[in-house]
Context: one part of a larger RNA
RNA sequence: GCCAACGAGUUUGUCGUCGUGGCCGGCCUGCCUUUGGCGGGUCUAGGUUAAGGAACGAGAGUUCCGGAGCCACAGCGAAAGCGAGUCUUAACCGGCGAUUUAGUCGCGAUGACAAGACCCGAAACCGGGUGAGCUACCCAUGGUCAGGAUGAAUCUCGUCGAAAGACGAGAGAAGGUCCGAACCCACCAGCCUCGUAAAACUGGGGGAUGAACUGUGGGUAGAGGUGAAACGCCUAUCGAACCCGGAGAUAGCUGGUUCUCCUCGAAAUAUAUUUAGGUAUAGCCUCACGUAGGCGCCUGGGGGUAGAGCACUGAUUGGAUUUCGGCGUCGCAAGAUGUCGCAUCCAGCCAAACUCCGAAUACCAGGUUAGCUAUUGCGUGGGAGUCAGUCCGUGGGGGCUAAGCUCCACGUGUCAAAAGGGAAACAACCCAGACCAUCAGCUAAGGUCCCAAAAUUCUUUCUAAGUGGAAAAGGAUGUGAUGAACCAAAGACAACUAGGAGGUUGGCUUAGAAGCAGCCAUCCCUUCAAAGAGUGCGUAACAGCUCACUAGUCGAGGUUUGUCGCGCCGAAAAUUUAACGGGGCUCAAGAUAGAUACCGAAGCUAUGGGUCAGCGCUCUGCGCUGGCGGUAGAGGAGCGUUCGUAUUGCAGUGAAGCGGAAGCGUAAGCGACCGUGGAGCGAUAUGAAGUGCGAAUGUUGGC
Numbered sequence: 001g002c003c004a005a006c007g008a009g010u011u012u013g014u015c016g017u018c019g020u021g022g023c024c025g026g027c028c029u030g031c032c033u034u035u036g037g038c039g040g041g042u043c044u045a046g047g048u049u050a051a052g053g054a055a056c057g058a059g060a061g062u063u064c065c066g067g068a069g070c071c072a073c074a075g076c077g078a079a080a081g082c083g084a085g086u087c088u089u090a091a092c093c094g095g096c097g098a099u100u101u102a103g104u105c106g107c108g109a110u111g112a113c114a115a116g117a118c119c120c121g122a123a124a125c126c127g128g129g130u131g132a133g134c135u136a137c138c139c140a141u142g143g144u145c146a147g148g149a150u151g152a153a154u155c156u157c158g159u160c161g162a163a164a165g166a167c168g169a170g171a172g173a174a175g176g177u178c179c180g181a182a183c184c185c186a187c188c189a190g191c192c193u194c195g196u197a198a199a200a201c202u203g204g205g206g207g208a209u210g211a212a213c214u215g216u217g218g219g220u221a222g223a224g225g226u227g228a229a230a231c232g233c234c235u236a237u238c239g240a241a242c243c244c245g246g247a248g249a250u251a252g253c254u255g256g257u258u259c260u261c262c263u264c265g266a267a268a269u270a271u272a273u274u275u276a277g278g279u280a281u282a283g284c285c286u287c288a289c290g291u292a293g294g295c296g297c298c299u300g301g302g303g304g305u306a307g308a309g310c311a312c313u314g315a316u317u318g319g320a321u322u323u324c325g326g327c328g329u330c331g332c333a334a335g336a337u338g339u340c341g342c343a344u345c346c347a348g349c350c351a352a353a354c355u356c357c358g359a360a361u362a363c364c365a366g367g368u369u370a371g372c373u374a375u376u377g378c379g380u381g382g383g384a385g386u387c388a389g390u391c392c393g394u395g396g397g398g399g400c401u402a403a404g405c406u407c408c409a410c411g412u413g414u415c416a417a418a419a420g421g422g423a424a425a426c427a428a429c430c431c432a433g434a435c436c437a438u439c440a441g442c443u444a445a446g447g448u449c450c451c452a453a454a455a456u457u458c459u460u461u462c463u464a465a466g467u468g469g470a471a472a473a474g475g476a477u478g479u480g481a482u483g484a485a486c487c488a489a490a491g492a493c494a495a496c497u498a499g500g501a502g503g504u505u506g507g508c509u510u511a512g513a514a515g516c517a518g519c520c521a522u523c524c525c526u527u528c529a530a531a532g533a534g535u536g537c538g539u540a541a542c543a544g545c546u547c548a549c550u551a552g553u554c555g556a557g558g559u560u561u562g563u564c565g566c567g568c569c570g571a572a573a574a575u576u577u578a579a580c581g582g583g584g585c586u587c588a589a590g591a592u593a594g595a596u597a598c599c600g601a602a603g604c605u606a607u608g609g610g611u612c613a614g615c616g617c618u619c620u621g622c623g624c625u626g627g628c629g630g631u632a633g634a635g636g637a638g639c640g641u642u643c644g645u646a647u648u649g650c651a652g653u654g655a656a657g658c659g660g661a662a663g664c665g666u667a668a669g670c671g672a673c674c675g676u677g678g679a680g681c682g683a684u685a686u687g688a689a690g691u692g693c694g695a696a697u698g699u700u701g702g703c
Base pairs, nucleotide, nucleotide: 001703002702003701004700005699006698011115012114013113014112015111016110017109018108019107020106021105022104023103025043026042027041028040029039030038031037032036046071047070048069052065053064054063055062056061075082076081085096086095087094118256119255121253125246126245127244128243129242130241136220137219138218139217140216141215142214143213144212145210147179148178149177150175154171155170156169157168158167159166160165183207184206185205187204188203189202190201222238224234225233226232259638260637261636262635263634264633269282270281271280272279273278283386284385285383286382287381288380289379290378291377292376293373294372295371296368297367298366299365300364301363307357308355309354313351314350317347318346319345320344324341325340326339327338328337329336330335389415391413392411393410394409395408396407397406398405420431421430422429435609436608437607438606440605441604442603446599447598448597449583450582451581455596457595458594459593461591462590468585474569475568478566479565480564481563482562483561484560485559486558487557495553496552497551498550499549501526502525503524506520507519508518532547536545537544610628611627612626613625614624615623616622617621639692641689642688643687644686645685646684647683648682649681650680657676658675659674660673663670664669
């Protein structure tokens, strides 16, 4: 991992609701399918036993007694108490109740509460015990330490000395001394890491007469011991051992939770919370009963948003004016003048916390005879789930007018809980909401050269960039369209040829300044077809080359500028082209504007079938109309398993089980027949549950 078996909403009590049955019931009356059922009127209060006993019975149990008690029949008050009223109060008002009486006892379903309460799962806490055969420390009694080195004290002798003593030689054998085996340790590296080994092995390393090592026996126990102290160690377990018990501890947490079909179908919000991944109430879903709505339209409302505006509150640009104020300048002063400012005026402008104004929507109320609509609205009651939302569009706050960001609001929005077609692929975008079947048709979005269904369709222009098929400021004689202002056969624009002069080197400045460092003047004057007191280069200054300007040659359009369409540059990224899905595409298979046809979905239609709701009828059916995506969840109807009861069957002429299997049913499932097997097993009705497995790092077994 696979297979098989096992594996999770149970039981009891109390309470609520719903369904169903018994009783609570007589009379009158209507209808029908007539020992009966359904409905209407009127009056009407009851229901039930517990313990125990008796009878019957083999027993289980059944029937009959038993009215104690409980619920209901009246409420109000804390109560005494009063009573269709009562409480409060002096009284009224007011509160609760009556004036419209239905319950009760079983059974079933469902929910709540109390219990382990759907199942598995802690780390922990407490109690009682078991452990010092490991290890820590201690006690008692034993054992072990090759060999070598060093050579303390002390003693002896000698020399010296008066002595104390000094020195030398010898003897001596001290030491948590030295080197180094056994022994003990575990510092480094390698190796090992499903190992030889739940700590080893290999090579080095440290201690090795000591606070040494070690055998045996004994002691200290978990709220504890022991600890040369590391929270170390106390049997591979230690920030509190292990075993059993309390015990199914608790787990607002994670995981899992087993057959089928049918109808409806959410939420991810508000408020509160030692609350934020939990819960309560409301909101939204469902079921039952009751009731009558909803949309649209019409009429009538209030508003202060968008926009706009500047009348207020503030902000704000330019100008004018400025009696007045501040500061300068001139002046002896008077005053003149400059500048700034308040205020006023003109023009212009801004605001979530400004408003003289002011929509569209939205919201509220009323009407609806005529429009549309029905799982639609509201009420009461039973059952929920939801409280992490997501993207898109719109209006905003935060942020960087960043985020696939975050926080609000709005939306018949989508997903969530929605499949199908399109967007290459792509929850949230576009189209469209899948009851089932069909080798039928029409369309939506999107498409129609090939991959690949359908136009190599038609008409008008554009693009040359593979733009299309990513991007800005900015840049540019790209190209098409449309304007404006000019020049032009009295010859434009470009090109070529020639000229481009004189006063004069203008004046000043300067070493110099001659058109061309700088300053001043520049409408200087002259000659002329024209020529600046000079456009740029150049020289130290000149010179020189050019330009403006003019003539000639040439011979037809040219120059400048605005707007619009489509293009160009700007343009660098990491595995591989890789920024059309690909091939490939250029009067297009690109773009623009239009036209027609076709393709295209689970949409719509057609044909057949199923089911739900409503309605009708000749009513266990038939017809009509409409519905039938679906998570959490609500409701409904069934299949199957085991056992009981009743009835009825099968079986050695072959039961169950197992392997096949015609066929049947919308599904769970049923199943003739064949084989195997070798002794039990079904069907119908009803009852009761240890009642359905794929998941829980599920449990056990097998492979």
Predicted 3D model of a 703-nucleotide part of an RNA (large-subunit ribosomal RNA, domain II) from a Candidatus Berkelbacteria bacterium. Its Rfam family is "Bacterial large subunit ribosomal RNA". Lineage of the source: Bacteria > Bacteria candidate phyla > Candidatus Berkelbacteria. The RNAcentral record of the full RNA draws on ENA. The coordinates come from a structure-prediction model, not an experiment, and the mean pLDDT is 83.